[in-house]
This is a predicted structure of a 343-nucleotide part of an RNA (small-subunit ribosomal RNA, central domain) from Datura stramonium. It matches the Rfam family "Bacterial small subunit ribosomal RNA". Rfam links the family to the GO terms ribosome and structural constituent of ribosome. Model confidence (mean pLDDT): 87 of 100. The RNAcentral record of the full RNA draws on SILVA.

Context: one part of a larger RNA
């Protein structure tokens, strides 16, 4: 290449959309392009090979083969092409329904914090324990103002979204889903090289904002020594628009779809139902488990069963996610990505 893996051993892209391509429902009909049966022709010579002759090899001489290519005549089961129809995949609509879905705008109450007034006076804070600190009108306590971030109880193994993620309440817009009816279409699908797009925190640029937090840092402190862990302040940063970044243990370490498989328990949103502390049937979270499956761990209707269709990805450790080439990026960097050497 054949093979074989990818939940923990190397391996599943961060997630979606979709091009090309791969793959693909039921039933008839017709075509023969693939596919399949048979003649024919053709595959020089050498070569290979059966037999005879001769023979030390070589040689002569008469057959086969030569898995292939063309041509004709046949088969229609499968692929394929065309047409006609079908309802169960997919989608549309009627009716109902849950929900932190997502953008914008407005508004709440608690807590920190700063100022401001009043009452009071010596310390308040902090730690193992102290100290650096704060205080001459402070901590504390009563009002009152200002600002800016986060939504207490509800709260749940809940709900939602493709993934990141989403939680105060109220409105406007807006995506998707799930259940029922089976009206309506009439395979329109599944996957997805390239390719768009979205894509946590952190970091960029630009213009705003700044109470808490708090990298860098200062000075106390522990300590042999402390460039930490404690602790006092304390800046970018965190929030906001807009634009870049493109990367995480982006994890369930488990790609997407599809069709079949023992049982029991919770629970969430429909539907049925003879009204049961129940039953039944759906789309989902979660527990435990038989069978298989696994190196074992454990996984088991939401498979790591049994199949099946596409894609990515792995091939001993280091060196190395390194050098270098190319695209991107404002930088940081990110994508692509080795080999010499060495066990």
């Nucleotide at each position: 290449c054949u093979g074989g893996c990818g939940g923990u051993a190397a391996a599943g892209g961060c997630c979606a959309c979709g091009u090309a391509g791969g793959c693909g429902g039921u039933g008839a009909a017709u075509u023969g392009g693939g596919u399949u049966g048979a003649a024919a022709g053709u595959g020089a010579a050498a070569g290979c090979u059966g037999c005879c002759a001769a023979a030390a090899a070589c040689u002569g001489g008469u057959g086969g083969a030569a898995u292939g290519c063309u041509c004709u005549c046949g088969a229609a089961a499968c692929c394929a092409a065309u047409u006609c129809a079908c309802a169960u995949g997919a989608g549309u609509g009627a009716g109902a329904u849950a929900g932190a879905u997502g953008a914008g705008a407005g508004u709440g109450a608690a807590a920190u914090u700063u100022c401001a007034u009043g009452u009071g006076u010596a310390c308040g804070g902090a730690u193992g324990a102290a100290a650096u600190u704060c205080g001459g009108a402070a901590u504390c306590u009563a009002u009152g103002a200002a600002g800016a971030a986060a939504u207490g109880c509800c709260a749940a193994a809940a709900g939602u979204g493709a993934a990141g993620g989403c939680a105060g309440c109220u409105c406007u817009c807006u995506g998707g889903g799930u259940c029922c009816c089976u009206a309506c279409c009439g395979a329109c699908g599944c996957u997805g090289a390239g390719g768009u797009g979205c894509g946590a925190a952190a970091g960029c640029a630009u213009a705003g904002g700044g109470a808490g937090c708090a990298a860098a840092u200062a000075g106390g402190a522990u300590u042999a020594g402390a460039u930490a862990c404690c602790a006092u302040g304390g800046u970018a940063g965190u929030c906001u628009a807009u634009g870049c970044c493109g990367u995480a243990a982006a994890c369930a370490a488990u790609g997407a779809g599809u069709g079949u498989u023992c049982a029991c328990c919770c629970u969430u949103g429909g539907u049925c139902u003879a009204c049961a502390c129940g039953g039944a049937u759906u789309a989902g979270g979660g527990g435990c488990c038989c069978a298989u499956c696994u190196a074992a761990c454990g996984c088991a209707u939401g498979a790591a069963a049994c199949a099946c269709u596409c894609u990515c990805c792995c091939u001993g450790g280091g060196g190395a996610g390194u050098a270098c080439u190319g695209u991107c990026g404002c930088a940081a960097g990110a994508c692509u990505g080795a080999a010499a050497c060495u066990c």